[in-house]
Annotation:
Predicted 3D model of a 72-nucleotide RNA (transfer RNA) from Janthinobacterium lividum. Its Rfam family is "tRNA". Gene Ontology term of the family: triplet codon-amino acid adaptor activity. RNAcentral holds the sequence, with entries from ENA. The coordinates come from a structure-prediction model, not an experiment, and the mean pLDDT is 82.

RNA sequence: AGACGCGUAGCUCAGUGGUAGAGUGCUGCCAUCAUGUGGUAGAGGUCGGAGGUUCAAUUCCUUCCGCGUCUA
Numbered sequence: 001a002g003a004c005g006c007g008u009a010g011c012u013c014a015g016u017g018g019u020a021g022a023g024u025g026c027u028g029c030c031a032u033c034a035u036g037u038g039g040u041a042g043a044g045g046u047c048g049g050a051g052g053u054u055c056a057a058u059u060c061c062u063u064c065c066g067c068g069u070c071u072a
Stems, first nucleotide, its partner, number of pairs: 001071007010024004018055001026042006048064005
């Protein structure tokens, strides 16, 4: 320098155009002598930034940023 992939909750990841989710963690409550454990409820998100296409974008396109792999 070029090619490809990834970026979504604290963490690990789903979600391939129509209201953003799971596991785990966190908080409250209940059970327990009790840390744990189990049950139950809840909080937590500019979906990396910007622009474009569309009635509608996490999703499609362009560009930038960050990370990774490969080639030279």